[in-house]
Small-subunit ribosomal RNA from an Anaerolineae bacterium, 1529 nucleotides, folded computationally. It matches the Rfam family "Bacterial small subunit ribosomal RNA". Gene Ontology terms of the family: ribosome and structural constituent of ribosome.

């Protein structure tokens, strides 16, 4: 100088919201392991599994200064053998030789081996004896829930070898033993005899400073004691070795006593140490005591006897799991996991026993014995124990070398030198963690090329590359090249001190030597060259980062939620992008996030959760005031809290990781000294808590007894006569053998009307006629005693509706079950008609409820209102008795005053119960709110997602039903709460619509017509499909249309643009083939011009072009619905944590969220309404083609003509109508009602006009267009066929079924409207349709033009003079063309049908009903369609039902919204777990039997020693159970 650095969150229940709640993700970490990729170094770490079995090596020696003590070699010596070589003889061979041949002897030499003796190797070694280490150091966590560990303490209850200091001492004797020698036995291991010998090896003796005992005296403790001084007694020591000198000495090492100290060690205690109570009792050496033994040392540690105790809900005792700590991880912390590696402690060495030696051991590489295995073996018998280092095999997802060194650090012996030393140092393997460096830097394009995508213009990858310029870290190469070493030690020398002297040895010093495993390593220079060096993952949200193709609920993905069904940023691949980097992602695991066990820091009305209820042990909490006290508390101090680690600051490795040094911390414990406020503990007082006393009150409070009416029901009896009964309506049932009904009289059980009341009493359950007796609480006034006596209460006792059991009574009504009858598809049900247990009564069990207020108890405290019960004071009336004292009076008395008591009503105060409603606070929110869900204390029970499950197994209670306690497997991402918007309801309230009723006319039968399904078909193109598809796209398919089939062509294409080259034609004629589309042939030939060419065409070619090809569920535009229904919003306030509310509700009123009032709302917008057309009256203006009163002229007849402008009519522009007036009604409103007047009266009628949305409502075949497909065809062109088929069902309609009609005749009268490829008069033909000719008219001017009606007549109720289907024939018109497949006509034929089952449609006034008429397409086709006009009704009481709607409420477990939601049985198939006849095993005891080794004890003998035996004892063996695991039909 630092030392305090610290707290985040999201997905997902819902249509939205808020809570509560669990599930999941983002962080860090690992002794890891997988998948892929992998360049280098430091520093660390590496069987987490079978305490499985192990082959090889190595892991403990050392000391010759403690003793005996060799040998191999060499030397010398002797002896003996053999071998050569010389000599010599003697044999044999040889023809012979003085014979280079073989044998044999002798001599002598040489060498060689053998054997003995000496000397040397040597006092050396291996092995022995002796000592000291082999208890250390390394391993391993199986056991263990323990004083085993930690943590402070005691040991006056101990022991410590080497080490240190101190004092003394080392005198003097014996007998043996290994080694070694010989012999034997064994296959080996090893053993046996006999003989020698030595010690610092044994065993005796002599001597004691001290030591113990012991007595007496100071001193001190807590008891036994300790210290100390004095006197007495006991018993108990040793070992010598080397150096020097040699003389008794000197150095040194090592022994013995003793006494202290250090270091280890034992023992014992306080305290803290997991989880299961579905383990609740547990122990006999057990608990104490006494003696004894035993131990270093305390002690039932052990043995006898004595007593009967000990432990425990503060969890004994048994189960299951675990070595403990320091510490790591993680966390803000508190606090959870977790105990690799380094440390500290404890246990353990194949598994179970045991002891011995020793300071130290019940011994990892020592002994014994048992069991298991494994190995050798001559079969008789041995031998091992890697949880040491490496290694192997097994297991397993999964963990390394059979290295190097003792150079350093330790450690063991040794005087040392030195030896040992898989402790360590070092290398090896592994990205297994952590750390650190690198793959290259710079410049380089408005940006190569490829790729990827495009709206085709472009964009991106991308300064990225290439190019240029530079730089050199790692690795390569080639030289250098460390500290790690110092201390000791050897040698020489110095000096000191030692010694009578000296030397030796010691002590200082100074030169030299020697000695690195790692390792030629770290590090340092130089050389070359961008050269050797990146990949993992993931890209819907959380969670950073997006497109394209493939795929088509397939294939796959997924941590949650969830992605995939033809446009997938969620699959799989490009291409980009994000993150991290020599790693990256999976996976497991722990904490965290989760305040999701909640001390820090959570809850129990309704989400999961108050025990039914008291009553009271233990325990926990506890009024006021005073003394002490010091146990908690709090302060100082002092010891301890081991280093390591974690933090702080400095230092060392180039930096980090990693080391090093030092500081703080180590929140804890224990002494020790003080405080005394609060707790507690003594001790004294005190009354306000508790009770207690005396007086009084209320009460369905509890037992028992006995007693009362009423009503049911039976029984008699009397009247009476056919039904009663019961239901939605029935029936079953009773009743003529007399019911129901009524009278009367009897009987028998049961429950107690009215009082009766969010009125009362009770702890709760729960109590309700009256009385009597026994009793429990409560309340209130007084302030007489008592002096905290309290409150809460785990176990624990008692109580405890109804049902239900027992075992004996009753039984009138009611009624499970049961039965009949109904209901219904069915009805084991609701509803009738019976009816048995029980329902009641005693006595005894159950002991559970939605036992609820879903809200434990006990004090305190916190605004008001408004009621009710109960006592208690006041104060006012009133009423019943008294008493006084005045008057009046003869009295009875009667008046007036005053006073005390009751009772009643009213009122005000306080105490106590019981309601309502609120402030404020409090809740997720609803609601609680002095009877708290508020504000606090205290005490108990209770919860921790949903389902499995309140199940199972245990246990325990019960007679029995069954309670009480109470899991797990396994499976979901949720299940709830509250509260808001819909939306639905066989909920409720308003309200409205041809919705129903009211009424007319249909459709549903018939026959055609038309559309649809169906089936056929080469093709019967396609769409539309409840309402909202079906006379729909289609305002009109003979060909065309036509998309559909068939055949027959074409391919830049029937059609649009451009580009290129080449052509000169194109067209129009005619003529051949052909079914045509097309193809050939032949005539006949284009414009413009700056003369280049161009316009226009055709040929080739390329870009393109086409698709009625698919997705209407990718679209736009456009339609339909709901619905012209009256509603949908919004902007500001305001209210709500919030979705949302409010406005918009209410209280009227309208057709109307129309408009008026009131209101936390003001206001506004899209609808409504009007404003627009139309029609209806009247006005002005205008009058031609329209009109024609007048006036005037004419006809066969006409506004014909002339005028006219009056009407009608036209078409411009106005006017009117507004609830304007007036009564009434309402609220002095809005509005209604009702009148007046008007041509019209309350939006006058009819029309356009269609909010926000809703149905993925309808169309890709109008059109338009995103994405797919198709390109000599899914594109075009052409002939023919087919959308017209036909057993059959359905919509829609047309025409009948007749007399309100039908034919016949005849006679008025419209409107909208159309007409030039038109309309077509008029005349003529023709039965007709329809043909001919033809005026007029592009129109108020010509044309097209009515029917029903009305008059006249005819038919006479019948399949007809009704009906018209069908058929057969002639025809007419249209158009290339009426076969498939057209409309009309004329003769003829005359089907089926007599008014139509369930059902079901339209319509409320010029409507319905009927009548025709036009006009769009259109060459031709209308029973369709959109128009128009003629005639012309009938009912609406009224809103219960049916549909559909709008409004307010309410309920909801819905919300693709009731066509929702959702429950159980069966059936099959899987997954998990309970019983199961039993069967396998595994664990600890417990009895009995057998009983190794050993300790220990007895006896016995020939005593360093043997033999007997005897308790205790592991193993085993037997038995009955306990507990547990697996598996089983």
């Nucleotide at each position: 100088a630092c030392a305090a650095c610290g707290a985040a969150g999201a997905g997902u229940u819902u249509g939205a919201u808020c809570c509560u709640g669990g599930c999941u993700c983002a962080g860090g970490a690992c002794g890891a392991a997988c998948g892929u990729u992998g360049g280098c170094g430091g520093c660390g770490u590496g069987c987490u599994u079978a305490a499985c079995a192990c082959a090889u090596g190595c892991a403990a020696g050392u000391c010759a200064a403690g003793g005996g003590g060799a040998a191999a070699c060499c030397c010398c010596g002797c002896a003996c053998u053999c071998a050569c070589u010389u000599u010599g003889u003697g044999c044999a061979g040889g023809a012979g030789a003085u014979c280079g041949u073989g044998c044999a002897c002798a001599a002598a030499g040489u060498g060689a081996g053998u054997g003995c003796g000496g000397g040397g190797g040597a006092g050396u070694a291996c092995a022995c004896u002796g000592g000291c280490g082999g208890a250390c150091g390394g391993g391993u966590g199986a056991g263990u829930a323990a004083c085993g560990c930690g943590u402070g303490g005691g040991u006056a209850a101990u022991c410590u070898g080497c080490c240190u200091u101190a004092a003394g001492u080392c005198g003097a004797g014996g007998g043996a033993u290994a080694a070694c020698c010989c012999g034997c036995c064994g296959a080996a291991a090893g053993g046996c005899g006999g003989g020698c010998u030595a010690a610092u090896a044994c065993c005796a003796c002599a001597u004691a400073u001290a030591u113990u005992c012991u007595g007496c005296g100071a001193u001190g403790g807590c008891a036994u004691c300790a210290u100390u001084g004095c006197g007495g007694g006991a018993a108990g020591a040793c070992a010598g070795g080397c150096g020097c000198a040699a003389u008794u000495g000197c150095g040194u090492c090592g022994g013995c006593u003793u006494a202290a100290g250090a270091u280890g060690a034992g023992c014992c205690c306080g305290c803290g140490u997991c989880c299961c109570a579905u383990u609740a009792g547990g122990u006999a050496g057990u608990u104490g005591g006494u003696a004894g033994g035993g131990u270093a040392a305390c002690g039932g540690c052990c043995u006898a006897c004595c007593g009967a105790g000990c432990c425990g809900a503060c969890g004994a005792u048994g189960g299951g799991u675990a070595g403990c700590u320091g510490a790591u991880c993680u966390g803000a912390g508190a606090g959870g996991a977790u105990g690799a590696u380094c440390a500290g402690c404890c246990a353990c060495a194949c598994u179970g026993g045991g002891a011995c030696u020793g300071a130290g051991a019940u011994a990892c590489g020592g002994c014994c014995c048992a069991g298991a295995c494994u190995c050798c073996u001559a079969c008789g018998g041995g031998a091992g124990g890697c949880a040491g280092c490496a290694g192997u095999g097994a297991g397993g997802a999964a963990u390394a070398u059979u290295g190097c060194g003792c150079a350093a650090u330790g450690g063991g012996g040794g005087c040392a030198a030195c030896c040992c030393u898989g402790a360590c140092g070092c290398a090896g393997c592994a990205a297994c963690g952590c750390c650190g460096c690198g793959u290259g830097g710079g410049u380089g394009a408005a940006g190569a090329a490829g790729c990827u995508u495009u709206u085709c213009g472009g964009a991106g990858u991308g300064u990225a590359a290439a190019g240029c310029c530079c730089u050199g870290u790692c690795a390569g190469a080639u030289g250098g090249g460390a500290a790690g070493a110092g201390a000791g030690g050897a040698u020489a020398c110095c000096g000191g001190a030692g010694u009578g002297g000296a030397a030796a040895g010691c002590c200082g010093g100074u030169a030299u030597c020697a000695g690195g495993a790692c390792g030629g390593u770290a590090c340092c220079a130089u050389c070359a060259g961008a050269g050797g060096a990146a990949g993992c993952u993931c890209c819907g949200g959380c969670u950073a980062a997006c497109u394209c193709c493939g795929u088509g609920c397939c294939a796959g993905c997924a941590g949650c939620c969830g992605c995939g069904g033809u446009a997938a940023u969620a699959c799989g691949g490009g291409g980009g992008g994000a993150g991290c980097g020599a790693g990256c992602g999976u996976u497991g695991u722990c904490c965290g996030g989760a305040a999701u066990c909640a001390u820090u820091g959570g809850g129990c009305g309704u989400a999961a959760a108050g025990g039914g209820c008291g009553c009271g042990u233990a325990g926990g909490c506890g009024g006021u005031c005073u003394g002490g006290u010091c146990a908690g508390u709090c302060a100082g101090a002092u010891g301890u809290g081991a280093a390591a680690u974690g933090u702080c600051a400095c230092g060392g490795c180039u930096u980090a990781a990693c080391c090093g040094u030092g500081g703080a911390g180590u929140u804890g414990c224990a002494u020790u000294u003080g405080a005394a406020a609060c707790u507690g503990c003594c001790g004294g007082a005190c009354u306000u808590g508790a009770g207690a006393g005396u007086c009084g009150u209320a009460g369905g409070g509890g037992a028992u007894g006995a007693u009362g009416g009423a009503a049911u029901u039976c029984c008699u009896g009397g009247u009476g006569u056919a039904g009663c009964g019961g239901u939605g309506a029935a029936a079953u049932g009773c009743g003529u053998a007399g019911a129901u009904a009524u009278c009367a009289g009897g009987a028998a059980g049961a429950a107690c009307a009215c009082c009766g009341g969010u009125g009362g009493c009770g702890a709760a359950g729960g109590c309700g006629g009256u009385c009597a007796u026994c009793u429990g609480g409560g309340c209130g006034a007084c302030a007489u005693c008592u002096g905290a006596c309290g409150c809460u209460g785990a176990u624990g006792c008692g109580c405890g509706a109804a049902a239900g059991c027992g075992u004996g009574g009753g039984u009138a009504g009611c009624a499970a079950a049961c039965a009949g009858g109904a209901u219904u598809a069915g009805a084991u049900a609701c509803c009738c008609u019976g009816g048995u247990a029980g329902u009641c009564c005693a006595c005894g069990c159950c002991g559970u409820a939605a036992a609820c207020g879903u809200u434990g108890g006990g004090c305190a405290c916190u605004a008001g209102g408004c009621g009710u019960c109960g006592g208690c004071c006041g104060c006012g009336c009133a009423c019943u008795g008294g008493a006084a004292u005045c008057g009046g009076g003869g009295a009875g008395u009667c008046g007036a005053u005053u006073u005390g008591a009751g009772u009643g009503c009213g009122u005000g105060g306080u105490c106590g119960g019981u309601g309502c409603c609120g402030u404020c606070g409090c809740a997720a929110a609803c609601g609680c709110a002095g009877u708290a869900a508020g504000u606090g204390c205290c005490c108990c029970g209770c919860c921790u997602g949903g389902g499995g499950a309140g199940u199972a197994c245990g246990a325990u209670c019960g007679c029995a039903a069954g309670g009480u306690u109470g899991a797990a497997a396994c499976u979901c991402a949720a299940a709830g709460g509250a509260a808001u918007u819909g939306a639905c309801g066989g909920g409720g309230g308003c309200c409205c619509g041809c919705a129903c009723a009211a009424g007319c006319g249909g459709u549903g039968g018939a026959g055609c017509a038309u559309g649809u399904g169906g089936u056929u078909u080469a093709a019967u193109u396609c769409g539309a499909u409840g309402c909202a598809a079906c006379g729909c796209g289609a305002a009109g398919a003979a060909c065309c249309u036509u998309a559909c089939c068939g055949g027959g062509g074409c391919u830049u294409g029937a059609c649009a643009u451009g580009c290129a080259g080449g052509u000169g034609g194109c067209g129009c004629a005619a003529u051949c083939a052909g079914a045509g589309a097309u193809g050939g042939u032949u005539g006949u030939u284009u414009c413009c011009u700056u003369c280049g060419g161009g316009a226009c065409g055709c040929c080739u070619g390329c870009a393109c072009a086409g698709g009625u090809g698919c997705u209407g569920c990718a679209u736009g535009g456009c339609u339909g619905u709901c619905g012209u229904c009256a509603g949908c919003u919004c902007g500001u306030g305001u209210c709500g944590u919030g979705a949302g509310a409010u406005g918009u509700u209410c209280g009227g009123u309208u057709a109307a969220g129309u408009c008026c009032g009131g209101c936390a709302a003001c206001g506004a917008g899209c609808g409504c309404a009007a404003c627009c057309c139309u029609u209806g009256u009247c006005c002005a203006u205008a009058g031609u083609u329209a009109c024609c009163a007048u006036c005037a002229g004419g006809u066969g007849a006409a506004g014909c003509u002339g005028g006219g402008g009056a009407c009608u009519c036209u078409a411009u522009g106005g006017a009117g109508a507004c609830u304007g007036u007036u009564g009434g009604u309402g609220a002095c409103a809005a509005a209604c009602c009702a009148a007046a007047g008007g041509a019209a009266g309350g939006u006058g009628g009819g029309g356009a006009u269609g909010a926000c949305g809703u149905c993925a409502a309808g169309u890709c075949c109008u059109c338009a267009u995103g994405g797919c497909c198709c390109u000599u065809a899914c594109g075009u062109c052409c002939c023919g066929g087919g959308c017209g088929a036909c057993a059959c069902a359905c919509g829609u309609g047309c025409u009948a079924c007749a007399a309100u009609g039908g034919c016949c005749g005849g006679u008025a009268c419209a409107g909208c409207g159309a007409g030039g490829a038109g309309c077509g008069a008029g005349c003529c033909c023709g039965c007709g349709a329809g043909g001919g000719u033809a005026a007029g008219c592009g129109a108020a001017u010509c044309u097209c033009g009515a029917a029903a009606a009305c008059c006249g007549g005819u038919c006479u109720c019948a399949g007809u003079u009704c009906g018209g289907a069908u058929u057969g024939u002639a025809g007419u018109c249209u158009g290339c063309a009426a076969c498939u497949c057209g409309a009309c006509u004329g003769c003829a034929u005359g089907a089926a049908g007599c008014u139509g089952g369930a059902a079901u449609c339209g319509c409320u006034a010029g409507u319905a009903a009927u009548c025709g008429c036009a006009g769009a397409u259109c060459a031709g086709c209308a029973c369709g369609c959109u128009g128009c006009g003629g005639u012309g009704a009938a009912u609406a009481c009224g809103u219960u039902c049916c549909c559909g709607g709008g409004c307010c409420u309410u309920g909801u477990a819905c919300a693709c919204a009731c066509c929702g939601c959702c429950c159980g049985u069966c059936a099959c198939g899987c997954c998990a777990u309970g019983g199961g006849a039993g069967c396998c095993g595994g664990u600890a005891g417990c009895g009995c039997c057998c009983g190794a080794a050993g300790c220990c004890c007895c006896g016995c003998c020939u005593u360093a020693g043997g033999c007997g035996g005897g308790u205790c004892g592991a193993a085993g063996g037997u038995g009955a159970g306990a507990c547990u695991g697996g598996u089983g039909a």